Background:
Model confidence (mean pLDDT): 89 of 100. A computed fold for an 86-nucleotide RNA from Dehalococcoides sp. JdFR-54, annotated as c-di-GMP-I riboswitch aptamer. Its Rfam family is "c-di-GMP-I riboswitch aptamer". On this family, see Weinberg et al., Nucleic Acids Res 2007: "Identification of 22 candidate structured RNAs in bacteria using the CMfinder comparative genomics pipeline".

[in-house]
RNA sequence: AGACCGAAAGGGCAAAACCGCCGAAAGGCGGCGACGCAAAGCUGCGGGUCUAAAGCCCUCUGGGCCAAGAUAGCCGGGCUGCCGAA
Numbered sequence: 001a002g003a004c005c006g007a008a009a010g011g012g013c014a015a016a017a018c019c020g021c022c023g024a025a026a027g028g029c030g031g032c033g034a035c036g037c038a039a040a041g042c043u044g045c046g047g048g049u050c051u052a053a054a055g056c057c058c059u060c061u062g063g064g065c066c067a068a069g070a071u072a073g074c075c076g077g078g079c080u081g082c083c084g085a086a
Stems, first nucleotide, its partner, number of pairs: 012037002018031005035073001041079003045076003048071003055065004
């Protein structure tokens, strides 16, 4: 000086609800707020789930199908990463 293990401390993120804005919606962003999170940091690549504007179809005040939309706090994969007593 570094590695394994791992106590503690310091810090980090922020669900629901409510308010504002954006969006057809799902949902997102900001504020407030903490249910939780050791990758709840980044990434739709695979699966799942949500929505269904446009489009297509029908027996058309309506209904059905559909992701090029959304979800990373649904699961998996990929990328990156803080501290360190005995």